């Protein structure tokens, strides 16, 4: 590791060589020149070294590539170093030059001269090299050194000027290089089989060198589950980051190595390269080009395009460190040394220090009192890091002397001036240090996680203020850690994820007692190595630090040696506990196979017999007069084995159950004869393996998936019936699965017991018990253990050993892909994407069309109503200028309203007002009130009259005006809130404190037996007490006693029309004081409690009736429109006046009542009997008038005195007779009454007349259990006036309760849960759009690998070389010969191309 403009990055040597050769100056000169200087500068070339170093960079490499340890007796090594020796004596060429010539250019032919440390023959020659054949040592036995023989090979260069530098050949160092092994070194098995030079050998080539490295024969080997091969990813190490470590992650700078060098191949030189700034070929790409042809290679330095979040200057210098070549001088060096650019990091420093309280002013909060910013500022005294300005001024250059300094006039030193030139960043809900005020209203927006944000936001944005870090501070992003969250140190698998369905058994692991040996592991001592930087310690330099230097320890690893011998291994030997075998007996639904038995269904044949049978919750579909069902009797089939049958048996599980036979497996138990660890687990493998299902062939009675049909239902592809085929059986062969479960793997051993039962042994007493042993199965439980539930010798305790197997949830046990099947499908088994949880156990509620217990007009038994008629009222809806608002299941709707013509009122319309209708406070200046006219719907305008009271004489009362402070709002939010109330429910329950219990939430007490109206109350009890409710205490009717008698009462006594009067206070009555009832007595029952049933006696009997009286909580339950009140909001108005209208409309729908529908009634006469309230702007008697409402006119009363006030139902006559009526009254006409300024919208009442629905009310619903229900009438409040409503108050006075099955609400208790907003919970699929991720998909298209043929460049290597040739031989010579080059050729080969 994309492409590269433009400069530099590696040359140098004239002391190897030839040639060419200035300038200046000196000297000399024929004045043309020469020579010295000069072994000269440039630039070229022969030739040496050098370019394989040193700089980059990490693309390939999972390899001996790194790491470490060894081997090299299998090897090389320029320059250096150290030693021995030598350095003779020749030869031919050729670059440069000249000439020609060709090309655009790059360069390039020919032809001729020359040197050399260029090249070549001869010569000498050893411990070099070769090949004989000896002695000696070591040895890994291959071999390797040593020592001496005689034979053969093989070498050189000069330079400069006396001193040295080269040369050459041996032989050693020293550096360095090559190669070889052990042993480390990433992920996937959805990669399991890979390999033909492949594995070995003989022989040859080859290399410096061993080796299939190559080649030719032979021979079949070689790796691999301790993962080969494939595929994917990476350069490795020292160290670095983190961790308590063990790890985990990483591999930048600094160092060690490797590997590349535009892509691929390939060599030559060369001591060393298959070579970054070399050669060739091929290939992409650039650029010149006269189109013939050529150049190029920044993953050096700098720099420049692109690409990217993103990453520097086209800089001095070689003065120092090292590098290259030179004898040197000295040349080159983007190595390097330094500046520069970047807060990138790390370090150090500063941005000032002292004082300064009216605690300025400014901001901000704010109870408006003040508090905070905050000694902070400012002011005033002071210092000078840094910074400016002068002035000096370095180390770095080291050991005789002298020269060289890029940094740099830098650092540092000394003087002067100057607070001047220097603070920011994030955060303030909790984790987390650090709070308020405004905006904003699920909007804008934050947000690591949990979550904020809907009108009071510490959380979003802004101000103030705080925190918290500082030349930083925040965010992103990576890695470790916290996370024992992959557990070696350190997990786990009943129910959380996790034991294969089970078994035999290969590898492998792991293995009994005893002796002996060895020393592999293992320990301990030595040697060597662990490079060198880093760490860590201890000194020292830089003013300190960071930094850098010196010492040390350390590096936890390997190799090596010596020695220990308990322990594991090992190897010999012995034992008998583990295992087996024998020998004698036991139980058994263990296996397989053949044969056999009854019962039952059906079917089939005959009989009897007659109309239904069948079926179900009820039906129907079916069956039967063609004879069913039923019932006898014969028959024929197939399945399956009642009783015994039992948490009994057996088996590895799956599983096995009439008898009988034959073959077989395994357990147990007693003997204790026999082998002598023979054994445990067991990946792979291989066998068993319900039910269903599939093949083929039989079988088929009764069952019954599918499927017909009746039912059920809104539907019913179901539950329920009637029919009914695969199937179920047999046999043969397949499938491999289950909640295949004890949801618990195999084996050994330890560690309290207590009871059952199954199959054996042995004792005892002597006939069935005890009592021990041995193996199966069962229940309880101590310790342990568990997160609880639970489990406990049959462990889920306490150990060991071996296997499986887990790592949130969903996606998925799915997809691919493999293997396996006839198929159905089985196994093996992911990702993307998506949530913040999924999930266990246990609790405490709520809820169950769950249990059990009780209680309530809850149902039932009853009695009257409601829902149908008119009409009254209320609400919805509609409507309107306004229909003013609130209430909404029960718990709103005759409610807020105990009373809308105006008022009320709050709504609309229309005039009017702005300090104000209504408060308080300040200035001001008097009067006013208040008649009285007049305009206007009215408010409210104008005009006259009018000159008060009180006084401590200051003024106050009152009133006007003005302006400011304020008033005012029934405007918004009862989801900001007080207070009140509804309700569940007057139900019987809510709770503490103290001990116990549990890891805890929390539990206990409150539960248990009974009891009760009651958590009322006895007993029990790990619980003992205690509160808030209940009951009582209070109120009132019910009895009595007693005190007291007006206005009440009258028995006697007298009087009266009349308790009127005298009298009386006994009675009644009133209203005050007391008694009286407590299951107290008896009886029975109950536990001898508690209570319960009955009696009795008592006015009243078991809480005597009724009534106040509402535990902790619920429902964000009503109400901001009583009031009060945060906050917002209006302020000539959403505030106040005021007219007139609306709240009272009117297709309708609903709630609560009223009156009726009539004879238990109406009508008319006449007649009795209450209670408990009213009453002074009142109740009003008698009189009178009026059909009457009612009116005139008024005794008497402030009220046990009078009124209102006749009660009415009833009772006693008469009348009507079953009808729309003598029922019912609505609607409607008229007259008229009262109240009120005012009755038109919009009031009540009265007379006459009209005479409407209505004949007892569908589904459904309300009320009440006794003085109750019904039912009759009385008053009261507010109220001018107006009730069928509400409050209250008496007459008359019922009828029923078997009982808790069922509706509905309520308590206890218990149980299930996936619910906690709690069943009105919570949640499941399809379908409809969009959107996002996978998978499949006719194809398509890219990139890696492999195969198989094809071409075959460069280029080595092999053969040929007939063309070519100086050096050596032969020859006098021609020539020839040897050596060689060209050039064929031939095998390999790269790029290329074709199939698959």
């Nucleotide at each position: 590791a994309u492409a590269c403009a433009u400069g530099c990055a590696a040359g140098u040597c004239g002391a190897a060589c030839g040639a060419a050769g200035a300038a200046c100056g000196u000297c000399c000169u024929u004045c043309g020149g020469g020579a010295c200087u000069a072994u000269u500068a440039a630039g070229a070339g022969u030739g040496g070294c050098g370019c394989a170093c040193g700089g980059g960079u990490g693309a390939g490499u999972a390899u001996c590539g790194c790491g470490u340890g060894g081997a090299u007796a299998a090897u090389c090594u320029g320059c250096c170093c150290u030693u021995c020796a030598a350095u003779g004596g020749g030869g031919g060429a050729u670059a440069a030059c000249u000439a020609a010539c060709c090309g655009a250019a790059a360069g390039g032919u020919u032809a001729g001269c020359u040197a050399a440390u260029a090249c070549c023959g001869c010569a000498u020659a050893a411990g070099a090299c070769c090949a004989c054949a000896g002695u000696c040592u070591c040895u890994g036995c291959g071999g390797a050194g040593a020592c001496a023989g005689g034979g053969g090979u093989u070498a050189a260069a000069g330079a400069u000027u006396u001193a040295u530098c080269g040369u050459u050949g041996a032989a050693g160092g020293a550096u360095g290089a090559g190669u070889c092994c052990g042993c480390g070194u990433c992920c996937a098995a959805u990669u399991a089989g890979c390999u033909u030079g492949u594995u070995g050998g003989u022989g040859a080539g080859g290399u410096a060198a061993u080796g299939g490295c190559u080649c030719a024969c032979c021979a079949a080997g070689g790796c691999u589950g301790u993962g080969a091969u494939u595929g994917g990813u990476a350069g490795c190490u020292g160290g670095u980051c983190u961790g308590a470590g063990a790890g985990g992650a990483u591999g930048a700078u600094c160092a060690g190595u490797c590997a590349c060098a535009c892509u691929g191949g390939a060599a030559c030189u060369g001591a060393g390269a298959c070579a970054c700034g070399g050669u060739c070929c091929a290939g992409a790409c650039u650029c010149c080009u006269a189109c013939g042809g050529g150049a190029g290679g920044c993953a050096g330095c700098a720099g420049u395009a692109g690409g990217g979040a993103a990453u520097a200057u086209u800089g001095c210098g070689c003065a120092a460190u090292g590098g290259g070549g030179g004898a040197a001088a000295c040349c080159c060096u983007g190595a390097c040394g330094c500046a520069g650019c970047g807060a990138c990091g790390c370090c150090g420093c500063g941005u000032g220090a002292g004082u300064g309280a009216u605690g300025a002013a400014g901001g901000c909060c704010u109870u408006c009192g003040g508090g905070u910013u905050g000694u902070a500022a400012a002011g005033c005294u002071c210092u000078g890091u840094u910074c400016u300005u002068a002035g000096g001024g370095a180390a770095u250059a080291a050991a005789a002397a002298a020269a060289u300094g890029a940094a740099g006039g830098u650092a540092c030193c000394u003087a002067a001036g100057a607070a001047g030139a220097a603070a920011g960043g994030a955060c303030c809900g909790g984790c987390u240090a650090a709070c308020u005020u405004c905006g904003u209203g699920c909007c804008a927006g934050c947000a690591g996680c949990c979550g904020c944000g809907g009108u009071a936001a510490u959380a979003c944005g802004a101000g103030g203020g705080g925190u918290c870090c500082u030349a930083g501070c925040g965010u992103u992003g990576u890695u470790c850690g916290g996370a024992a969250u992959u557990a070696c140190u350190g997990g786990g698998c009943g129910u959380a994820a996790a034991g294969c369905g089970c078994g035999u058994g290969u590898a492998g692991g792991c293995u009994g007692a005893u002796c002996a040996g060895u020393c592999a592991g293992u320990c301990a001592g030595g040697g060597g190595u662990g490079a060198a930087a880093u760490c860590c310690c201890g000194g020292g330099g830089c003013u300190c630090a960071a930094c850098c230097c010196c010492g040390g320890a350390a590096c936890u690893g390997c190799c090596u040696u010596u020695g220990a011998u308990a322990c594991u291994g090992c190897u010999g030997a012995u034992c008998u506990g583990g295992a087996g075998u024998c020998c004698g007996g036991u139980a058994g639904a263990g296996g397989u196979g053949a044969g056999u038995g009854g019962a039952a269904u059906u079917c089939c044949g005959a009989g009897u017999g007659u109309a239904g049978a069948g079926g179900u919750g009820a039906a129907a579909u079916u069956c039967g007069u063609a004879g069913a069902u039923a019932u006898u009797c014969g028959g024929a089939g197939g399945a399956a084995c009642a009783c015994c049958a039992g948490u009994g048996g057996c088996g590895a599980a799956g599983g096995c159950g009439g008898c009988u036979c034959a073959c077989u497996g395994g357990a147990c138990c007693g003997g204790u004869a026999c082998u002598g660890a023979c054994g445990c687990u067991g990946a792979g493998a291989c066998g068993c393996g319900a039910a269903a299902g599939u093949g083929u062939g039989g079988g088929g009675a009764g069952c019954a998936a599918a499927c017909a049909g009746g039912a059920u239902u809104a539907g019913a592809u179901a539950c329920c019936c009637u029919g009914g085929u695969a199937g179920u059986c047999c046999a043969c062969a397949c499938c491999g699965u289950a909640a295949a479960c004890g949801a618990u793997g195999a084996a050994u051993g330890c560690c309290a017991g207590c009871u059952g039962u199954c199959g054996g042994g042995u004792u005892g007493c002597a006939u069935g018990c005890a009592a021990u042993u041995c193996g199966g199965u069962g229940g309880c439980g101590c310790a342990g253990c568990u997160a609880a539930c639970g489990c406990u010798u049959u462990a889920a305790g306490c150990a060991u050993u071996c296997c499986g197997c887990c790592u949130g949830g969903g996606g998925a046990g799915u997809a691919c892909g493999g293997c396996c099947g006839c198929a159905a499908g089985g196994u093996u088994a992911a990702a993307a994407c998506u949530c913040a949880a999924a999930g266990g156990a246990a609790u405490u509620g709520a809820c169950g069309g769950g249990g059990g217990c009780c209680c309530g007009c809850a149902c039932a038994a009853g009695c009257g109503g409601u829902g149908g008629a008119g009409c009254a009222u209320g609400u919805g809806g509609c409507u309107u200028a306004a229909u003013u608002c609130g209430a909404a299941g029960c718990a709103a709707c005759g409610c807020g309203c105990a009373g809308a013509a105006c008022c009320u009122u709050a709504c609309c319309u229309a005039c009017c007002c702005u300090u104000g209708a209504c408060a308080u406070g300040c200035c001001u200046g008097g009067c006013u009130a208040u008649a009285u006219g007049g305009a206007g719907a009215g408010a409210u305008c104008c005009a006259u009259a009018g000159u008060u009271c009180c006084u401590u004489c200051g003024g106050g009362a009152c009133c006007a005006g003005u302006g400011c402070a304020c008033a005012g709002g029934u405007g918004c939010u009862g989801c900001a809130u007080g207070a009140c109330u509804g309700u569940c429910g007057u139900c019987a329950g809510c709770u503490c404190g103290u001990g116990u219990c549990g890891u805890g939430a929390g539990a206990u007490g409150u539960u248990g037996g009974g009891u009760u109206a009651a958590g009322u109350c006895c007993c029990g009890c790990a619980a003992c007490g205690a509160g808030c409710g209940c009951a009582a205490c209070c109120c009132u009717c019910g009895c009595c006693u007693u005190u007291a008698g007006u206005u009440g009462c009258c028995a006697u006594c007298a009087u009266u029309u009349a308790g009127u009067u005298g009298g009386g206070c006994a009675c009644u009555c009133u209203a005050g004081a007391g008694g009286a009832a407590c299951c107290g007595c008896c009886g029975g029952u109950g536990a001898u409690a508690a209570g319960c049933c009955g009696g009795a006696g008592g006015a009243a009997g078991g809480u005597g009736g009724g009534g106040a009286u509402g535990a902790c909580g619920u429902c964000a339950a009503g109400u901001c429109c009583u009031c009060a009140u945060g906050g917002c909001c209006c302020u000539u108005a959403u505030a106040u006046c005021c007219u007139g209208g609306g709240c009272u409309a009117c297709a309708c729908a609903c709630g609560u009542g009223c009156u009726a529908c009539a004879a238990u009634g109406g009508a008319u006469g006449a007649u009795a009997c209450a209670g408990a309230g009213g009453g002074a702007a009142g109740c009003a008697a008698g009189a009178c008038c009026g059909c009457g409402a009612g009116g005139u006119g008024g005794a008497g009363c402030a009220a046990a005195u009078c009124c209102c006030a006749c009660a009415a139902a009833g009772u006693c006559a008469u009348u009507c007779u079953a009808a729309g009526u003598u029922c019912g009254g609505a609607u409607u006409g008229u007259u008229c009454u009262c109240u009120g300024c005012a009755a038109c919208u919009c009031g009540a009442g009265a007379g006459c007349a009209u005479g409407a629905a209505g004949u007892u009310g569908g589904a459904a619903u309300c009320g009440c259990u006794a003085g109750u229900a019904a039912u009759c009438g009385u008053g009261g409040a507010a109220c001018a006036g107006c009730a069928u409503g509400c409050c209250a108050c008496g007459g008359u006075g019922a009828a029923u309760a078997c009982g808790u099955u069922c509706c509905c609400g309520g308590g206890c208790c218990u149980u299930g849960u996936a619910c906690a907003c709690a069943c009105c919970g919570c949640c499941c699929g399809u379908c409809a759009c969009a959107c996002c991720a996978u998978g499949g998909g006719a194809g398509u298209u890219g990139g890696g690998u492999c195969u198989a043929c094809c071409c075959g460049a460069a280029g080595g290597c092999g053969u040929u070389g007939u063309g070519c040739c100086a050096a050596c031989c032969c020859g006098c010579a021609a020539g020839g010969g040897a050596a060689g080059c060209a050039g064929g050729c031939g095998a390999c080969c790269a790029c290329g191309g074709u199939a698959g």
This is a predicted structure of a 1396-nucleotide RNA (small-subunit ribosomal RNA) from an uncultured delta proteobacterium. Rfam family: Bacterial small subunit ribosomal RNA. The coordinates come from a structure-prediction model, not an experiment, and the mean pLDDT is 83.